[in-house]
Context: one part of a larger RNA
RNA sequence: AAUGCCGAUAAUGGAUGCCUUGGAGGCUUUGGCCGAGGAAGGACGUAUAUGACGGCGAUACUCGUCGGGGAGGUGUCAUAAACCUUCGAUCCGGCGGUUUCCGAAUGGGGGAACCCCCCCCGCCUUUGGCGGGGAGCCAAAUAUGAAGUUAUAGCCGUAAGGCUGUAUAUUAGUGUUUGGCUGGGCACGGUGUGAACUGAAACAUCUAAGUAACACCAGGAAAAUAAAUCAAAUGAGAUUCCCUAAGUAGCGGCGAGCGAAAUGGGAAUAGUCUAAACUUCGGAGCAAUCCGGAGGGUUGCAGGGCAGACAAUAUUCGAUGUAUUUUUUGUAGCAGAAGAACCCGGAAUGGUUCUCCAAAGAGAGUGAAAGGCUCGUAUGCGAAACAAAAGAUACCGAUAGUUUGUACCUAAGUACCAUGGGGUACGGUGAAACCCUGUGGGAAUCUGGGACGUCCACGUUCCAAGACUAAAUACCAAAGUCUACCGAUAGUGAACUAGUACCGUGAGGGAAAGGUGAAAAGCACCCCGGAAGGGGAAUGAAAUAGAUCUGAAAUUGUCGGCUA
Numbered sequence: 001a002a003u004g005c006c007g008a009u010a011a012u013g014g015a016u017g018c019c020u021u022g023g024a025g026g027c028u029u030u031g032g033c034c035g036a037g038g039a040a041g042g043a044c045g046u047a048u049a050u051g052a053c054g055g056c057g058a059u060a061c062u063c064g065u066c067g068g069g070g071a072g073g074u075g076u077c078a079u080a081a082a083c084c085u086u087c088g089a090u091c092c093g094g095c096g097g098u099u100u101c102c103g104a105a106u107g108g109g110g111g112a113a114c115c116c117c118c119c120c121c122g123c124c125u126u127u128g129g130c131g132g133g134g135a136g137c138c139a140a141a142u143a144u145g146a147a148g149u150u151a152u153a154g155c156c157g158u159a160a161g162g163c164u165g166u167a168u169a170u171u172a173g174u175g176u177u178u179g180g181c182u183g184g185g186c187a188c189g190g191u192g193u194g195a196a197c198u199g200a201a202a203c204a205u206c207u208a209a210g211u212a213a214c215a216c217c218a219g220g221a222a223a224a225u226a227a228a229u230c231a232a233a234u235g236a237g238a239u240u241c242c243c244u245a246a247g248u249a250g251c252g253g254c255g256a257g258c259g260a261a262a263u264g265g266g267a268a269u270a271g272u273c274u275a276a277a278c279u280u281c282g283g284a285g286c287a288a289u290c291c292g293g294a295g296g297g298u299u300g301c302a303g304g305g306c307a308g309a310c311a312a313u314a315u316u317c318g319a320u321g322u323a324u325u326u327u328u329u330g331u332a333g334c335a336g337a338a339g340a341a342c343c344c345g346g347a348a349u350g351g352u353u354c355u356c357c358a359a360a361g362a363g364a365g366u367g368a369a370a371g372g373c374u375c376g377u378a379u380g381c382g383a384a385a386c387a388a389a390a391g392a393u394a395c396c397g398a399u400a401g402u403u404u405g406u407a408c409c410u411a412a413g414u415a416c417c418a419u420g421g422g423g424u425a426c427g428g429u430g431a432a433a434c435c436c437u438g439u440g441g442g443a444a445u446c447u448g449g450g451a452c453g454u455c456c457a458c459g460u461u462c463c464a465a466g467a468c469u470a471a472a473u474a475c476c477a478a479a480g481u482c483u484a485c486c487g488a489u490a491g492u493g494a495a496c497u498a499g500u501a502c503c504g505u506g507a508g509g510g511a512a513a514g515g516u517g518a519a520a521a522g523c524a525c526c527c528c529g530g531a532a533g534g535g536g537a538a539u540g541a542a543a544u545a546g547a548u549c550u551g552a553a554a555u556u557g558u559c560g561g562c563u564a
Stems, first nucleotide, its partner, number of pairs: 004562008017549001018515002022486002024483009033184002041102003044057003048080002051077003054061001063096006072084003107116003117134003121131004136181009150167007188219001189217005199206001203253001229236002240267004250258002271468003274411001278295007300446001302410003305406006316398003321395011333381003339354005355372002357361001363375003416441008426453001448463005502509002525536004
């Protein structure tokens, strides 16, 4: 000297601090389907210059109209130029217009956003162009309308058979018109099909689970719903949802596990219409009878019909539509109190002194910390147009008894039985009911029938085999509001050109990436250099704030010190 160690100073790097444009979660309120009138979703275009995003559609950064509003504006990144605007622009709201091409996609085709065609009428700048129509299925109306078969009639024929007519046929089919459907939708709903991993410390019944997934269908909700229900010796009175009953009763290789119901307390409440008997009208038929319309009628303390007797002429209800009208609310908005001086500072919202408003001292912004600067806040006000809710009026619809007799009606391949399955908390068998169902059998008719956990009796209770029905419930979104939620490796995957770049044939997978400053005032000009970059100068409070806040550590350079 080097190595090493210590310190300083630079570099690298992007931790930390501070910040928030973006997210997360709750609560409240409101809203909830779109589509052949062409949706959802896209492609391609569209501006003076136009790459991306957003908007819009050949009327293309927009058109009309009715309102609001009142000075700036021509979307953002992001400027330049040229324009518009108190003769009211831009902007906000209501209602309309336009809306290429693809897409259910629908004239035919097709490798989506492209290719090719037919018909009719009108117009034009006439071998053409523009406008209109041309998919399938279902229903109704209307027009047209068979063949074959069999039966039958007539004629011809010796016969086999042939021809014609009628029925079949108010048929099959075809044309036209009108209406509907098709496709999409995060989650929520109904129905159908329906796993496995897993658990049982293995595994087969069992579990996971009627879950996931798939299919079909519907709506803003869906489904369910007006007792052939429960109950238990008192009774309740459609359905749905919550709490409870209750991890109870039970089920279970009685293993793992599965697991009610009534009752009680709440939310919300709402009930109705057919079929039949009978009457009548129309049609078909020789008739029996059948079909269609109207009336009638709808229940279990049985009710209704029919025949007779008595009584009433009023009151109430409505989930329905139309019209008128009232109120409220929403979709733009409007008004809205009260402060100065001095000091420090780049800047006052800070400090000092005096002062004001307050139905307003929520909040945000402004060059540091603002009740009195700005936007707001309390409070009050506002709609030409459209929409919603509630109410009123008119039309509209609905609504009654008592009793006697009669035995006409009261949902049939149904109930029920056997057998095979499934559902009920209930696993095939248990005393196993109840509900649904494939196959076979197969009732009663009110002196009837079902249920009450085998079954029978008694008792209680209800009336199946037809249909409709709001609310309370589920889910989603938006707006408002809040947070002992996050603060850029967090919070959404995404604070930024994010479902982007990129990867994959495809289904699909899927990032990284925020911060100058109060204001760009973003360094004129000079010097070195090819440039990058640097040195002066200038701006600024600060330039080691110069493309960036702060700027830790590992790591690197230089300088100084120590150590043999």
Annotation
This is a predicted structure of a 564-nucleotide part of an RNA (large-subunit ribosomal RNA, domain I) from a Candidatus Levyibacteriota bacterium. Its mean pLDDT, the model's own confidence on a scale to 100, is 81.